[in-house]
RNA sequence: UCAGAUUAUCGGCUGAUCGCCCCGACGCUUUGCGCGUCGGAGAGGAAAGUCCGGGCAGCUCAGGGAGAGACAGUUGCUAACGGCAACCGGGGGUAACCCUAGGGAAAGUGCCACAGAAACAAUACCGCUCGUAAGAGUAAGGGUGAAACGAGUGGGGUAAAAGCCCACAGUUCCCAGUGGUGACGCUGGGAAGAGGUAAACCCUGUCUGCUGCAAGGAGACAUAUUUUCACUAAGGUUCCCGCCGAAAGUAUGUCACAAGAUCCGCUCGAUUAUGUCGGCAACGGCAAAACUAGAUAGAUGAUUAGCUAAAACAGAACCCGGCUUACGGAUAAUCUGGCAUA
Numbered sequence: 001u002c003a004g005a006u007u008a009u010c011g012g013c014u015g016a017u018c019g020c021c022c023c024g025a026c027g028c029u030u031u032g033c034g035c036g037u038c039g040g041a042g043a044g045g046a047a048a049g050u051c052c053g054g055g056c057a058g059c060u061c062a063g064g065g066a067g068a069g070a071c072a073g074u075u076g077c078u079a080a081c082g083g084c085a086a087c088c089g090g091g092g093g094u095a096a097c098c099c100u101a102g103g104g105a106a107a108g109u110g111c112c113a114c115a116g117a118a119a120c121a122a123u124a125c126c127g128c129u130c131g132u133a134a135g136a137g138u139a140a141g142g143g144u145g146a147a148a149c150g151a152g153u154g155g156g157g158u159a160a161a162a163g164c165c166c167a168c169a170g171u172u173c174c175c176a177g178u179g180g181u182g183a184c185g186c187u188g189g190g191a192a193g194a195g196g197u198a199a200a201c202c203c204u205g206u207c208u209g210c211u212g213c214a215a216g217g218a219g220a221c222a223u224a225u226u227u228u229c230a231c232u233a234a235g236g237u238u239c240c241c242g243c244c245g246a247a248a249g250u251a252u253g254u255c256a257c258a259a260g261a262u263c264c265g266c267u268c269g270a271u272u273a274u275g276u277c278g279g280c281a282a283c284g285g286c287a288a289a290a291c292u293a294g295a296u297a298g299a300u301g302a303u304u305a306g307c308u309a310a311a312a313c314a315g316a317a318c319c320c321g322g323c324u325u326a327c328g329g330a331u332a333a334u335c336u337g338g339c340a341u342a
Stems, first nucleotide, its partner, number of pairs: 001338010012307007020042001022040007044313001048324002051322005056212004063241004068208005073087005088102001089100004103203002108201002110197003120150001125142002127138004152168005171192009216264003219255011235243001271290002274287005
């Protein structure tokens, strides 16, 4: 200097004026309402898609079995996960590095288009050999196809051939030794000859009850009693078992009581940033600090000046951890390869 790999950060800033939502203090007030002044706070890296997991809430205690669904190398992290980290195996790249839908096809069933003789059950189109021929042997070679009986090369063997036999190499499984927590690696020995497909059914293992903040709460308990349905029912939005009658009122008593077009849930939380310690890392421990939207027709805006330009995707609605998708541009760090120069 050119080409590339990986990771991280930013996502306009500052001032002025006028507004919006929430909170606090003070004052006024018609007093659970409202007004004024001052002060404070006010969208994102994805707030998005709502795909996965968890908290929280209700349903019958969150029970058992079946079904259904999701997932699938190992070890770890985590509240949990189908997420993340590191590693193993496989594949790609000169390399940095990247990708991986990674249990079982030797339990069973199904499927393998077209072409082709033949698609796993048997066979033979061209060829090779024997034979006058009919026919028989063969699967080396050719041809078809995504895939052809499924172990390559060399030798022996034969009428011609073939793991038919032998040597070497290789595949799968098993055993032993060795390294590793483990997946697995290496070394040695033995056995075998098994087409592919599980993102086909299926088998094995693990996990999952259902509904989502428009959840849900704003009275509780006791006694008496009425009506309806049921007692093979209803009550968990698949079924069976277990559990348990169910729904709607009325009256009385005790405690509680402001309000129902309202209030709570609602934002202090597996929170954020810093330091330090442990760990390769994901992440965890400790210390001290901070409080950072909370609306309910739904606020977070407009104008203007400057910064070379201010332009991308995009707007919270119970909360949190992930994944995925969208995104103009700017910056930083580490690493790889080529060329040039010293």
A computed fold for a 342-nucleotide RNA, annotated as Bacterial RNase P class A. The coordinates come from a structure-prediction model, not an experiment, and the mean pLDDT is 77. The sequence was found by an Rfam model in a public genome assembly. It matches the Rfam family "Bacterial RNase P class A". Rfam classes the family as a ribozyme.